[in-house]
RNA sequence: GGCUCCAUAGCUCAGUUGGUUAGAGCACCAGUCUUGUAAACUGGAGGUCGUGGGUUCAACUCCCACUGGAGCCA
Numbered sequence: 001g002g003c004u005c006c007a008u009a010g011c012u013c014a015g016u017u018g019g020u021u022a023g024a025g026c027a028c029c030a031g032u033c034u035u036g037u038a039a040a041c042u043g044g045a046g047g048u049c050g051u052g053g054g055u056u057c058a059a060c061u062c063c064c065a066c067u068g069g070a071g072c073c074a
Base pairs, nucleotide, nucleotide: 001073002072003071004070005069006068007067010026011025012024013023019057028044029043030042031041032040050066051065052064053063054062
């Protein structure tokens, strides 16, 4: 330098032939329970879906560029 893949909650990930409110587990907070803690149960908070642009009535999803990461080739 070329090619491929990845980027969604604090962490690990799901969600895509474009459409109705963006989800789960763990973690966190509160409550119930307990002598107390943990566990269990109930509830809650937490996201500009990497950044910028384009297509579209409508984009996490399609296209382009960029940034960061992983791999292969030279």
Molecule: transfer RNA
Organism: Potamilus streckersoni